Notes:
A computed fold for a 73-nucleotide RNA from Candidatus Magasanikbacteria bacterium RIFCSPHIGHO2_02_FULL_50_9b, annotated as transfer RNA. It matches the Rfam family "tRNA". Rfam classes the family as a transfer RNA. It was read from a public genome assembly. The prediction has a mean pLDDT of 80.
RNA sequence: GGGCCCUUAGCUUAGCUGGUAGAGCGCCGCAUUUGCAAUGCGGAGGUCAGCGGUUCGAAUCCGCUAGGGUCCA
Repeated sequence: GGGCCCUUAGCUUAGCUGGUAGAGCGCCGCAUUUGCAAUGCGGAGGUCAGCGGUUCGAAUCCGCUAGGGUCCA
């Protein structure tokens, strides 16, 4: 320098053929306990890596950029 893949909540990740962004763990509150843990119920937390394009509508399609992984040179 070139090819391919990945980037979604604090962490690990799902998201099908473009149509309301979800789960587990963690965090907060309540119940239960002498207390803790465990359990049950409820809740907060997301510019979907960034910019632009296509579209009535983009996490999803296209281009560029950034970061990471891998292969070739």